[in-house]
The RNA shown here (transfer RNA) has 74 nucleotides and comes from an uncultured Verrucomicrobiales bacterium. Its Rfam family is "tRNA". Its mean pLDDT, the model's own confidence on a scale to 100, is 84.
RNA sequence: CGGGGAGUAGCGCAGCCUGGUAGCGCAUCUGAUUUGGGUUCAGAGGGUCGCAGGUUCGAAUCCUGUCUCCCCGA
Numbered sequence: 001c002g003g004g005g006a007g008u009a010g011c012g013c014a015g016c017c018u019g020g021u022a023g024c025g026c027a028u029c030u031g032a033u034u035u036g037g038g039u040u041c042a043g044a045g046g047g048u049c050g051c052a053g054g055u056u057c058g059a060a061u062c063c064u065g066u067c068u069c070c071c072c073g074a
Base pairs, nucleotide, nucleotide: 001073002072003071004070005069006068007067010026011025012024013023020057028044029043030042031041032040050066051065052064053063054062
């Protein structure tokens, strides 16, 4: 320098192909259960979807640029 992959809640990931209310598990908080803890059950909070721009009525999703990490090649 070129090609490919990954980036979404505190952590691990799905959703992207085929645009239409942002989800799951763990964790956290509250309540029930328990003498207490754990387990179990119910509920709640937490996201500018790496960043910027474009297309569109509407973008995590499509397009362009860019940043970080990983792999391959030179």